[in-house]
RNA sequence: GCGGGAGUAGCUCAAUGGUAGAGCAUCUGCCUUCCAAGCAGAAGACGGGGGUUCGAUUCCCCUCUCCCGCUCCA
Numbered sequence: 001g002c003g004g005g006a007g008u009a010g011c012u013c014a015a016u017g018g019u020a021g022a023g024c025a026u027c028u029g030c031c032u033u034c035c036a037a038g039c040a041g042a043a044g045a046c047g048g049g050g051g052u053u054c055g056a057u058u059c060c061c062c063u064c065u066c067c068c069g070c071u072c073c074a
């Protein structure tokens, strides 16, 4: 330099044009003499910019970071 993959909540992963969800973690309440467990609830995220669209996490372009492969130079 070229090609491919990944980037979503504190962590691990979904959703793939139409209100962004789950598990664990956190917080609050219930339960308990207390703790744990259990039950109920809450807060919390689409790497960045632009385009297409009535509408973009999703499609297109650029860019950043990480991973894999190929190639060139030293």
Base pairs, nucleotide, nucleotide: 001070002069003068004067005066006065007064010024011023012022013021018054026042027041028040029039030038047063048062049061050060051059
The RNA shown here (transfer RNA) has 74 nucleotides and comes from Microgenomates group bacterium ADurb.Bin238. Its Rfam family is "tRNA". Rfam classes the family as a transfer RNA.